Predicted 3D model of a 102-nucleotide RNA (Purine riboswitch aptamer) from a Bacillota bacterium.
RNA sequence: UGGCAGUAUAAUAGCGUUCCCAAUAUAAUCCGGGCAAUACGGGCCUGGAGUCUCUACCGAGCAACCGUAAAUUGUUCGACUAUUGGGAGAAUUACCCCUUUU
Numbered sequence: 001u002g003g004c005a006g007u008a009u010a011a012u013a014g015c016g017u018u019c020c021c022a023a024u025a026u027a028a029u030c031c032g033g034g035c036a037a038u039a040c041g042g043g044c045c046u047g048g049a050g051u052c053u054c055u056a057c058c059g060a061g062c063a064a065c066c067g068u069a070a071a072u073u074g075u076u077c078g079a080c081u082a083u084u085g086g087g088a089g090a091a092u093u094a095c096c097c098c099u100u101u102u
Base pairs, nucleotide, nucleotide: 002098003097006095007094008093018088019087020086021085022084023083024082025081026056029049030048031047032046033045034044035043041066042065050057058078059077060076061075062074063073064072
């Protein structure tokens, strides 16, 4: 000088700051208001509650129910976000090691 295998990651600076797993929260849930559809339908908008909690509060499937009315019900699978813990990776520095030169 180059390599970057190993160990460490305390301080300063710089670089990197991506992914995976688990836990907790929340049940991806519940309660209102307005508008809308009607068995080829059952939707949309908005407010609130829920979390030592920011955000989110939906998608798809299946089953039921409503004989034309104003109202839906059950169920399955699938996330994001916040915090904590663990792991992988990346990057930087120091030491050590290897190599070359003096």
Its mean pLDDT, the model's own confidence on a scale to 100, is 75. It matches the Rfam family "Purine riboswitch aptamer". Rfam's curators write: Riboswitches are metabolite binding domains within certain messenger RNAs that serve as precision sensors for their corresponding targets. Allosteric rearrangement of mRNA structure is mediated by ligand binding, and this results in modulation of gene expression. On this family, see Mandal et al., Cell 2003: "Riboswitches Control Fundamental Biochemical Pathways in Bacillus subtilis and Other Bacteria". Of the family's consensus pairs, 100% are formed in the model. The source organism's lineage runs through Bacteria, Bacillati and Bacillota.